[in-house]
Molecule: SAM riboswitch aptamer (S box leader)
Organism: Lederbergia citrea
RNA sequence: ACCUUAUCAAGAGUCGGGGUAGGAAACUGGUCCUGUGAUCCCGCGGCAACCAUUGCUAUUUGAAAAACAAUUAGCGAAAAGGUGCUCAUUCCAGCAAGCGGAUAUAGCUUGGAAGAUAAGGG
Numbered sequence: 001a002c003c004u005u006a007u008c009a010a011g012a013g014u015c016g017g018g019g020u021a022g023g024a025a026a027c028u029g030g031u032c033c034u035g036u037g038a039u040c041c042c043g044c045g046g047c048a049a050c051c052a053u054u055g056c057u058a059u060u061u062g063a064a065a066a067a068c069a070a071u072u073a074g075c076g077a078a079a080a081g082g083u084g085c086u087c088a089u090u091c092c093a094g095c096a097a098g099c100g101g102a103u104a105u106a107g108c109u110u111g112g113a114a115g116a117u118a119a120g121g122g
Stems, first nucleotide, its partner, number of pairs: 002121007013044001015043004022033003027094004045086003050082002053077006060070003090114001095111005
């Protein structure tokens, strides 16, 4: 690279420095941001709570009961560790089904695809 699982409508900068031309993943359409300097990089600040930590409850296993240890699940805590994030729902749509409708478009709902992040595998 790739595979699996979970999450993606909430939250968090009028900050300092660097830097230059486009940027919002890719393509198409829309919409938006951008020389009042964006995207990006560094620093500081902040947000969240996936992993890790920790409390309680239940579950399963350790022949039985208690204790204890571990497994799994649920609900919490904290934010010192590993990541992540810090304009717009993942900015919106694209594919499929349904609703709607005379037809078509718009619109709505669900799912999918693609993507992002985490954890595990490889």